[in-house]
Molecule: small-subunit ribosomal RNA
Organism: metagenome
RNA sequence: GAUCCUGGCUCAGGACUAACGCUGGCGGCGUGCCUAUUACAUGCAAGUCGAGCGAGAAAGUGGGCUUCGGCCCAUGAGUAAAGCGGCGAACUGGUGAGUAACACGUGAGUAAUUUGCCCUUUGGCUGGGGACAACACUGCUAACGCGGUGCUAAUACCGAAUAAUAUCCCACCUCGGCAUCGAGGAGAGAUGAAAGGCUUCGGCCACCGAAGGAUGAACUCGCGCCCCAUUAGCUUGUUGGCAGGGUAACGGCCUACCAAGGCUGCAAUGGGUAGCCGAUCUGAGAGGAUGAUCGGCCACAUUGGGACUGAGAUACGGCCCAGACUCCUACGGGAGGCAGCAGUAGGGAAUUUUGCGCAAUGGAGGAAACUCUGACGCAGCAACGCCGCGUGGAGGAUGACGUUUUUCGGAAUGUAAACUCCUGUUAAGAGGGAAGAAACGCCGAUUGGUCGGCCUGACGGUACCUCUUGAGGAAACCCCGGCUAACUUCGUGCCAGCAGCCGCGGUAAUACGGGGGGGGCUAGUGUUGUUCGGAUUUACUGGGUGUAAAGGGAGCGCAGGCGGCCCGGCAAGUUAGAGAAAAUGCCCAUGCUCAACAUGGGACCUGCCUUUGAAACUGCUGGGCUUGAAUGUUGGAGAGGGUGACGGAAUUCCAGGUGUAGCGGUGGAAUGCGUAGAUAUCUGGAAGAACACCAGUUGCGAAGGCGGUUACCUGGCCAAACAUUGACGCUCAUGCUCGAAAGCUGGGGGAGCAAACAGGAUUAGAUACCCUGGUAGUCCCAGCCCUAAACGAUGGACACUAGGUGUAGGGGGUGUUGACCCCCUCUGCGCCGAAGCUAACGCAUUAAGUGUCCCACCUGGGGAGUACGGUCGCAAGGCUGAAACUCAAAGGAAUUGACGGGGGCCCGCACAAGCGGUGGAGCAUGUGGUUCAAUUCGACGCAACGCGAAGAACCUUACCUGGGCUUGACAUGGGGAGGACCGCCUCAGAGAUGAGGUUUUCUGUAGAAAUACAGACCACCCACACAGGUGCUGCAUGGCUGUCGUCAGCUCGUGUCGUGAGAUAUUGGGUUAAGUCCCGCAACGAGCGCAACCCUUGUCCUUAGUUGCCAUCAGGUUAAGCUGGGCACUCUAGGGAGACUGCCAGUAAUAAACUGGAGGAAGGUGGGGACGACGUCAAGUCAUCAUGGCCCUUACGUCCAGGGCUACACACGUGCUACAAUGGUCGGUACAAUGGGUCGCCAACCCGCGAGGGGGAGCCAAUCCCAAAAAGCCGGCCUCAGUUCGGAUUGGAGUCUGCAAUUCGACUCCAUGAAGUUGGAAUCGCUAGUAAUCGUGGAUCAGCGUGCCGCGGUGAAUCCGUUCCCGGGCCUUGUACACACCGCCCGUCAAGCCAUGAAAGCCGGAAGUACCCGAAGUCGCUUGUCCAACCGUAAGGAGGACGGUGACGAAGGUAAAGUCGGUGAUUGGGGCUAAGUCGUAACAAGGUA
Repeated sequence: GAUCCUGGCUCAGGACUAACGCUGGCGGCGUGCCUAUUACAUGCAAGUCGAGCGAGAAAGUGGGCUUCGGCCCAUGAGUAAAGCGGCGAACUGGUGAGUAACACGUGAGUAAUUUGCCCUUUGGCUGGGGACAACACUGCUAACGCGGUGCUAAUACCGAAUAAUAUCCCACCUCGGCAUCGAGGAGAGAUGAAAGGCUUCGGCCACCGAAGGAUGAACUCGCGCCCCAUUAGCUUGUUGGCAGGGUAACGGCCUACCAAGGCUGCAAUGGGUAGCCGAUCUGAGAGGAUGAUCGGCCACAUUGGGACUGAGAUACGGCCCAGACUCCUACGGGAGGCAGCAGUAGGGAAUUUUGCGCAAUGGAGGAAACUCUGACGCAGCAACGCCGCGUGGAGGAUGACGUUUUUCGGAAUGUAAACUCCUGUUAAGAGGGAAGAAACGCCGAUUGGUCGGCCUGACGGUACCUCUUGAGGAAACCCCGGCUAACUUCGUGCCAGCAGCCGCGGUAAUACGGGGGGGGCUAGUGUUGUUCGGAUUUACUGGGUGUAAAGGGAGCGCAGGCGGCCCGGCAAGUUAGAGAAAAUGCCCAUGCUCAACAUGGGACCUGCCUUUGAAACUGCUGGGCUUGAAUGUUGGAGAGGGUGACGGAAUUCCAGGUGUAGCGGUGGAAUGCGUAGAUAUCUGGAAGAACACCAGUUGCGAAGGCGGUUACCUGGCCAAACAUUGACGCUCAUGCUCGAAAGCUGGGGGAGCAAACAGGAUUAGAUACCCUGGUAGUCCCAGCCCUAAACGAUGGACACUAGGUGUAGGGGGUGUUGACCCCCUCUGCGCCGAAGCUAACGCAUUAAGUGUCCCACCUGGGGAGUACGGUCGCAAGGCUGAAACUCAAAGGAAUUGACGGGGGCCCGCACAAGCGGUGGAGCAUGUGGUUCAAUUCGACGCAACGCGAAGAACCUUACCUGGGCUUGACAUGGGGAGGACCGCCUCAGAGAUGAGGUUUUCUGUAGAAAUACAGACCACCCACACAGGUGCUGCAUGGCUGUCGUCAGCUCGUGUCGUGAGAUAUUGGGUUAAGUCCCGCAACGAGCGCAACCCUUGUCCUUAGUUGCCAUCAGGUUAAGCUGGGCACUCUAGGGAGACUGCCAGUAAUAAACUGGAGGAAGGUGGGGACGACGUCAAGUCAUCAUGGCCCUUACGUCCAGGGCUACACACGUGCUACAAUGGUCGGUACAAUGGGUCGCCAACCCGCGAGGGGGAGCCAAUCCCAAAAAGCCGGCCUCAGUUCGGAUUGGAGUCUGCAAUUCGACUCCAUGAAGUUGGAAUCGCUAGUAAUCGUGGAUCAGCGUGCCGCGGUGAAUCCGUUCCCGGGCCUUGUACACACCGCCCGUCAAGCCAUGAAAGCCGGAAGUACCCGAAGUCGCUUGUCCAACCGUAAGGAGGACGGUGACGAAGGUAAAGUCGGUGAUUGGGGCUAAGUCGUAACAAGGUA
């Protein structure tokens, strides 16, 4: 890298009371402060009744009078306004702060209740009395308002009468029930009511009592109803009783007394959050989320408290008090409450008009007309949502213009447009014009039920219909790398930017930005936010826990859960039948032109309740059983536990003896011990700890754990056969107990070992590994701690599901005298395996299989087993156990590679064995560096560095300086002028170049010619296309090349195995140089590589003999194939033969093959070469060439001169020459091969010491020349020295090439004579015609090499072997690597950012406790004051009001403690952040597992 799995993250879908960006034609239906239950200007939102009552205007109009100031009458009008009284105002409407509650939902109950208006039934409505408003007069006050005196009515108020099935008391009967009791009947006593109004006189409407109904309300109960246990205990009116009070009513609802109870792990109490439901959204469903609009319930109305009135309120638009706030004020005091509809400010991302109307529906009042109604019906604003419509239709190719792109041919936009013919939705104008409206009422008809007519429209001149004009006014938004539908170009260059996730951007971006094109959706479209889905990712449906996250360390065991066989009963669960709620959703219809929407009908509403059955299962209950469980009997094994005693070996120490210089320790050492006698050895003694061998994947125990012998005490287990009890069982939250090592406390003990510590080493360091010492500790007693990789990483119990084998303990069977073997069986401990399971690995009767029951635990990685809190502990610390923040992964198993200081096998001049070198010297050459105007460029481990370069003085040349040119040095095309161009000469110049002179065309046609025309060619001039670039990118490329490596490998098809990646084949046993061959094998075949085929060399044959050769013959020379001749030989170059493990023997497996041998010129690939698999290295080359893109265009092109590439403190690579005697030097002398040669090689001969010069024969070559081969051999000298070695360097003189040797050539001669005496660490080549050594040829080239490519001459040594180094191949193993060990990766420190803990303190919130103060109000008491109704011969009484006082009591205050939050100098760790520091901890045996 790929795979399977686990596991999180993310996306595609739907929905929204939404908001924001861009855009915006119309209509219908809906919806519209989610935030500040913040504050509110202004208007409206609850009144009505004259048929309950009394009183009662004014303006205006008409008339009259007038002293013209005005007055009176009528009308207005019994009207307005106000009052008494009745009903309503408790409905409607708003909001969701509070509330986790009988608040809500659902179902019951009230035998514990109430109910105005309404309905039904029944009975009644008699007769009196006294007031108070309004009003009149009058007083106070700024205002609001408040008094005093006097008059008056009622359906207002008060006695009296009557009265029941009402209420109370007394006693009784019947029926029923649910404890208190309920219903009905009958008797006596007591209490106790009313109102009238209108009338067409028929009646109608009111009023009172009672009973019943309906409706509403109240109370009680079962069940359901969010999060936190890091909230575990709460409670004193608390729980109950008795008595009283209170209420419509039960009740600690309240009070006194008595008792001490009540709630809680099935979650009390506390904290947080929240109105609940019908429903809404989503989902296959189960669920999850939500609680806008509409409907039901609750709660609230500026905040808190309180009562009054009333049928009903503890009252949104009433009252009182307290607080905050706002307003008025004459400062004394007053007024107010939009969470009603509009509207304003504020807050906020954000939410509308201070509209019309009561026409409809509904409500209040009224007999009714009618009045009121911001409920409601409508309209307005807003794309906020849903639905519908439109922005045109048909034709139209020359595929127009434009634009984009292009391989320049074209292609796309695209029938799109233009253009032609139409249509008329909508918009505009004009005309017509609704439904919603029939009731009440009125009029009429009617015996009655009833019927007919009339009145009434905010919306609205709206919907709708018709006509006219006319394509005219009407399309945007997002996206286009994958997921995910849709691709190109330019710009940009890790910049700017994008991004939901993965990720894009560093010069060819389908991902950024623009353009073109395309895709999606469409009056919208994207983004953001929220929610469900996908997510089986909390798993009820429907998950898991050996290794991925996850089995508690182990046992005992209460609660709880679950539980054997048979029979009977009950009916709680279960099951069957029957019975009861708007809209929404579903189905079917219907109505708006469709749809949204609306209406009607139907089914459903899984639940709860009631009732009737059933009795299998669960449960409860009664009885029985023995198989689960237990007990008893007889045996058995055991390192099971506790206590005591004993034993030997070893170690150390002590004493003594012998004995002498070392011992000890290590990789090697040192510290240490030892001449004061160690170590070693012998004898004796002391001490503590541990128990060798036996010893075993043996035994025992619940786990931790247990190992010498023995005695005592003691737990559990197993077997056999019977007997007994009769389900007594399994599991287990909380709890209790045990629990290795280390650690702690106190007391002992202490031989050995040994944290810490010290020393010695190692090391860059070494707070380690190694060594020498050494203290806690290790041991015992007593007490704590309570954790481990406490592991089988596997909870317990029971049942079932093939076997094989070993072992420990017991029992049985046949045979046997017996041991023993064999067989069967129970219990343990192991191994291997079937089915099955598993992601795989693996597990597999000791399950990780198949099932049942119970417990524990898991839900991405990090932060973190951390913080805070609680709890345990002497402490160390344990248990419980988060969040912020951060990442897109973290992880398991297996696969292929790569790698390992893992293993095995094998090969290679890889090591070893040898020979010669390099590294030291001088020089040559290349490179780095430095220098320079330039030192052109490239190549950089092997695989750059005598490499590109087979040859830089100019040229080359690409570099630098300077001087020039600009269609150009070079190619093609157009126009113009010309006849040449070339060549030669002169001048200027460094040259390029410039100026001048001289010279000069061809072909065809016409023509006699001059000449004209056309063409070709050539250079010049002009303009433009273009040329040109050794400029950049080898990381855009082709081609070519290097390298691993001439290593033996690399693959394919089919089959088989595996969920898959993959495996097999290709592994294995042999063998080979080789994946070469043989054998075996779930593989069988094949391809590219290997080998062979090709070239060369080695032997022979044949063919052919010139320039080659000369054996024989002849001639000839001083000599020589020199000549005739010949082709035999050598040789040349064509063709063939030959070698194949073919033959023999042995070994091996009878194979492949190997070893040896024969023959042969050659033997096992004969030697050498060419030939390089799949691939690797983004290897090298844009400067060989080609080429995409980019860049330059009077220059990055081109020409020229000079310079540079040749520099020089230095460093490295590759070489040459040496350091000498196996040598140097001098003289003589012998033997090659490959090659080259006409711009050439150059002989003989002459000159020069020489390089060379002259000379010119021969040769286009088996003919002539280069050409002398050298080492060698023979002889002389040198004699170990810086030399007769070595030749650098330098001076002088020359030669040659070349236009030119100054920078900067080679060579020669004379002179000079440096370093160097065999080279440190290290390192290179070579296995035979090889190394070494000797010369020689060639390419390039005018000249120039020590380099390169070839050729031959002379010609070795060594290979035991594969331990080690390097490289490679195969197999195997480990892996946290896959950019593949030059990998990965950890921690401190340093820097920046972020969130968080602690912290002296500081600030704030909410709730509670105790006490103080105590408003309004209610209740209690009341000796004070006052009072029309009744009584009362009048004084008073009854009763009431006020006042006073007590209790309770809101806000407020004080105090202490707790809790939550904010902040806080400083401090702790944590997370994140391309290239910081130090080390190397982990991954391989990771180098100390």